């Protein structure tokens, strides 16, 4: 230099083909136990890598750059 996959909460990954953004794990509060472990309850926490662009409507689809992996030369 090419080609292909990835990028969505702190971590780790869903979201079936456009239509309000979710789990687990941890983190803060209560509840139970003298207390700890442990159990159950309720919560914060992402404008989805960047910029466009098509749509009435984009995490999804289309350009480009960016990081990371992987092959080929």
């Nucleotide at each position: 230099g090419g080609g292909c996959c990835a990028u969505u909460a702190g971590c780790u990954c869903a979201a079936u083909u456009g239509g309000u953004a979710g789990a687990g794990c941890g983190c803060u509060u209560c509840c139970a136990u003298g207390g700890c472990a442990u159990g159950g309850a309720a919560g914060a926490g992402g404008u989805a890598g960047c910029c466009g662009g098509u749509u009435c409507g984009a995490a999804u689809c289309c350009g480009g750059c960016a990081u990371g992996g992987u092959c080929c030369a």
Predicted 3D model of a 73-nucleotide RNA (transfer RNA) from Candidatus Moranbacteria bacterium GW2011_GWE2_35_2-. It matches the Rfam family "tRNA". The family's RNA type in Rfam is transfer RNA. The source organism's lineage runs through Bacteria, Bacteria candidate phyla and Candidatus Moraniibacteriota. The coordinates come from a structure-prediction model, not an experiment, and the mean pLDDT is 81.